[in-house]
Context: one part of a larger RNA
RNA sequence: GAACGUACGCUGGCGGCACGCCUAACACAUGCAAGUCGAACGAAGUAGCAAUACUUAGUGGCAGACGGGUGAGUAACAUGUAGGUAUCUACCCUAUGGCCUGGAAUAACACGAGGAAACUUGUGCUAAUACCGGAUAAGUCUUUACAGAGAAAGCUUUAUGCACCAUUGGAUGAGCCUGCACUUGAUUAGUUUGUUGGUGGGGUAAUGGCCUACCAAGACUGUGAUCAAUAGCUGAUUUGAGAGGAUGAUCAGCCACAUUGGGACUGAGACACGGCCCAGACUCCUACGGGAGGCAGCAGUGGGGAAUUUUCCGCAAUGGGCGAAAGCCUGACGGAGCAACGCCGCGUGAGGGACGAAGGCCUCUGGGCUGUAAACCUCUUUUCUCAAGGAAGAAGAUAUGACGGUACUUGAGGAAUAAGCCACGGCUAAUUCCGUGCCAGCAGCCGCGGUAAUACGGGAGUGGCAAGCGUUAUCC
Numbered sequence: 001g002a003a004c005g006u007a008c009g010c011u012g013g014c015g016g017c018a019c020g021c022c023u024a025a026c027a028c029a030u031g032c033a034a035g036u037c038g039a040a041c042g043a044a045g046u047a048g049c050a051a052u053a054c055u056u057a058g059u060g061g062c063a064g065a066c067g068g069g070u071g072a073g074u075a076a077c078a079u080g081u082a083g084g085u086a087u088c089u090a091c092c093c094u095a096u097g098g099c100c101u102g103g104a105a106u107a108a109c110a111c112g113a114g115g116a117a118a119c120u121u122g123u124g125c126u127a128a129u130a131c132c133g134g135a136u137a138a139g140u141c142u143u144u145a146c147a148g149a150g151a152a153a154g155c156u157u158u159a160u161g162c163a164c165c166a167u168u169g170g171a172u173g174a175g176c177c178u179g180c181a182c183u184u185g186a187u188u189a190g191u192u193u194g195u196u197g198g199u200g201g202g203g204u205a206a207u208g209g210c211c212u213a214c215c216a217a218g219a220c221u222g223u224g225a226u227c228a229a230u231a232g233c234u235g236a237u238u239u240g241a242g243a244g245g246a247u248g249a250u251c252a253g254c255c256a257c258a259u260u261g262g263g264a265c266u267g268a269g270a271c272a273c274g275g276c277c278c279a280g281a282c283u284c285c286u287a288c289g290g291g292a293g294g295c296a297g298c299a300g301u302g303g304g305g306a307a308u309u310u311u312c313c314g315c316a317a318u319g320g321g322c323g324a325a326a327g328c329c330u331g332a333c334g335g336a337g338c339a340a341c342g343c344c345g346c347g348u349g350a351g352g353g354a355c356g357a358a359g360g361c362c363u364c365u366g367g368g369c370u371g372u373a374a375a376c377c378u379c380u381u382u383u384c385u386c387a388a389g390g391a392a393g394a395a396g397a398u399a400u401g402a403c404g405g406u407a408c409u410u411g412a413g414g415a416a417u418a419a420g421c422c423a424c425g426g427c428u429a430a431u432u433c434c435g436u437g438c439c440a441g442c443a444g445c446c447g448c449g450g451u452a453a454u455a456c457g458g459g460a461g462u463g464g465c466a467a468g469c470g471u472u473a474u475c476c
Base pairs, nucleotide, nucleotide: 001476003474007471008470009469010468013346014345015344016343017342020338021304026302027301028300030299031298032297035062036061037060040059041058043056044055045054046053047052069257070256071255079181080180081179082178083177084176085175087174088173092170093169095167096166097165098164100134101133102132103131109124110123111122112121113120114119140149141148142147154162155161156159183229184228185227190220191219192218195217196216197215198214199213200212201211202210232254233253234252235251236247237246238245239244259280260279261278262277263276282293283292284291285290310336312335313334314333318332319330320329321328322327349379350378351377352376359370360369361368362367384413385412386411387410388409389408393403420465421464422463423462424461425446426445427444431460432459433458434457435456441448442447
């Protein structure tokens, strides 16, 4: 000198764009953050004379594996990069061939029972795109060689409709493997027994000690194994002429986690933040028998801390889920609010105006400085206040805007509403007076202060930066 997710002190007019728990992955009151489909299904209710329309608890389907948060763990094929394949892939696209015929239940509901509750349970009835058979099999799968195995669902507003089944190829996403790169410590030197390899078997979508039985005795290591400490990785950010150093907030990609530990279920996909089960700690309810909960989602509270915001508006846009659609949901997102926390821009007036008012300070008492500064004259209106008009953002013919009567435009008014902070011994731009008297104090380093202090405190003046200025922490 530059930088900063800063904080603190003094001060503070406006706008645009960014950004805001770095500490306790501490505990959380309250509300919201994932639903949707009646064009799959029966039923109940409401309106109606009826046809019918609407609403929904339940069965069923799809989605809750995305989106959002955090960085605890992890020194690892986690990440980055370059390759590989023994694999899977819902929805979507493409292509081919199908969609025949039966059955048995069950929730809802009704009537009961138990329980404080959470909820549990008995009997009876009923439907389906829920469940289970039979048939068929171009292609598929198992064995490969004969043979064997396995499918479907209908709905409606009747259409070039939406679904369903099998198979092909694609797209997208994912799994797995490998080369190289990847912090510190030797005051950590040996480590390992499913360990290293083989065979048989099992398991997986798939390779593999992934698991298991048997066999062999290997495998890693001074080019640092093992152990310990620290740490999410990267694109990037910052500094620097560069080489290099430091960092990994915001934004983007990947990974990991969801009160702690473990486990599986469902599913195309999870070992699942707002799903399930078990155990632990904690909190709450209880009729003491038993139950309920998980903000590292958005706001918000307590706590910790030098320190970090509203329990706001809207689905109008973009995107996502469901739906044939209308639409519903969306604390993603779009916006507004708060904070000079940062960057950028603008303003706090402009021109004229004295050998120069007053006041203040200094003085060699002559004067000098403040200083064209003020007053005063002439203007202007960026800002500000008031009034009128008033968007684009809307795609998609009509309609549809949270922001917002916002931005912006026009008119009126009046210099009106708007300057501080730090320094002045040298480094380092800028000096004098008074007070104090090794005291009080200053200080980044050198060092100032013990009676004439340009270094402390105050005044005047000057210098620097400016809606900021100075200090502190960290890094180059």
Molecule: small-subunit ribosomal RNA, 5' domain
Organism: uncultured bacterium